The RNA shown here (c-di-GMP-I riboswitch aptamer) has 107 nucleotides and comes from a Gammaproteobacteria bacterium.
The coordinates come from a structure-prediction model, not an experiment, and the mean pLDDT is 82.
Lineage of the source: Bacteria > Pseudomonadati > Pseudomonadota > Gammaproteobacteria.

RNA sequence: AACCGAUAACGGCAAACCUAGCCAAAGCUAGGGACGCAAAGCUACGGGUCCUCGCUUCCCUCACAACGUUCUUGUUGUGCUGGACUCAAGAUCGCUGGGCUGCCGGG
Numbered sequence: 001a002a003c004c005g006a007u008a009a010c011g012g013c014a015a016a017c018c019u020a021g022c023c024a025a026a027g028c029u030a031g032g033g034a035c036g037c038a039a040a041g042c043u044a045c046g047g048g049u050c051c052u053c054g055c056u057u058c059c060c061u062c063a064c065a066a067c068g069u070u071c072u073u074g075u076u077g078u079g080c081u082g083g084a085c086u087c088a089a090g091a092u093c094g095c096u097g098g099g100c101u102g103c104c105g106g107g
Base pairs, nucleotide, nucleotide: 003106004105005104012037013036017032018031019030020029021028022027035094041100042099043098045097046096047095048092049091050090052088054087057084058083059082062079063078064077065076066075067074068073
């Protein structure tokens, strides 16, 4: 040095929640607050997850229009709501892997 991490020491960070602000949202920032963390330091490079002011396609309901049917429903187009999908952009490092850096001790 690699590697390891306690019943040690100096310390560090700060979940949920509350308040204020940013934001379409996910989420973020500051203060309070501690669930926890040996990298819960930095990094969005890989995977996962989350969001949708947007984009694509499909499905359901409804409305309107056109055409056909003939005893009363079918097809197509347009529009809106809802759901799923694609792309794009955003978020998450306290989901995980990688990269970089670091205190103490063992070694």